[in-house]
Formats: sequence, C1' cells, structure tokens
RNA sequence: GUCGGGGUAGCUCAGUUGGUUAGAGCGUAGCAUUCAUAACGCUAAGGUCGGCGGUUCAAUCCCGCCCCCCGACA
Repeated sequence: GUCGGGGUAGCUCAGUUGGUUAGAGCGUAGCAUUCAUAACGCUAAGGUCGGCGGUUCAAUCCCGCCCCCCGACA
C1' cells in the first nucleotide's frame, strides 16, 4: 500500500434488510435475607451506538471520507 473483519453501558457482547422501548451477562449502588459475610432474590443508575458529512419525514442500521484495533497478502 491492497483486501477482509470489527468499533454499541465500566468490561465481554447481541441487535434491527431504517420507524418513537437501544438490550443481555458480569461489574457498581441501594434494599431484602443473615448473628455477620458470601451466594441467591428485588430495584436502580450508567449509552453523543468511533468522528464528520450525505440520503431520508425519520439513521445505531444505508452511502462517502477520516481515526483506531485485529487478520491476510504484498
């Protein structure tokens, strides 16, 4: 340099061939339980869906450019 895959919650990931609820597990906080702790249970907080622009009535999803990570080839 070319090609392919990926970037979504603190971490690991799902998601929808565009439609008004953006989710799971772990973790965190609170409550409950216990003599106490752990485990289990209940509840809650936490997201510019990598950035900029475009298409559209509407973009996490489609298109373009850029940034970052992984792999293959050269």
A computed fold for a 74-nucleotide RNA from a Minisyncoccota bacterium, annotated as transfer RNA. Rfam family: tRNA. By type it is a transfer RNA. The source organism's lineage runs through Bacteria, Bacillati and Minisyncoccota. Model confidence (mean pLDDT): 81 of 100.